The RNA shown here (transfer RNA) has 73 nucleotides and comes from Candidatus Shapirobacteria bacterium CG09_land_8_20_14_0_10_39_12. Its Rfam family is "tRNA". Rfam describes the family as follows. Transfer RNA (tRNA) molecules are approximately 80 nucleotides in length.
RNA sequence: GGGCCGAUAGCUCAGCUGGAAGAGCACCCCGUUUGCAUCGGGGAGGUCAGCGGUUCGAACCCGCUUCGGUCCA
Numbered sequence: 001g002g003g004c005c006g007a008u009a010g011c012u013c014a015g016c017u018g019g020a021a022g023a024g025c026a027c028c029c030c031g032u033u034u035g036c037a038u039c040g041g042g043g044a045g046g047u048c049a050g051c052g053g054u055u056c057g058a059a060c061c062c063g064c065u066u067c068g069g070u071c072c073a
Stems, first nucleotide, its partner, number of pairs: 001072007010025004019056001027043005049065005
């Protein structure tokens, strides 16, 4: 220098054919307990890596860039 893969909640990851965001764990509150844990119920938490483009509409499609992994030279 070039090819491929990845970047989504604090962490690990889903997200279908483009119709606009979800799970588990963690955190907070309530119940249960003498208390803790467990269990049950509820809640908060998101620049979908960044910029631009296409589209009525983009996490998803296109271009460039950044970071990580891998392969070739």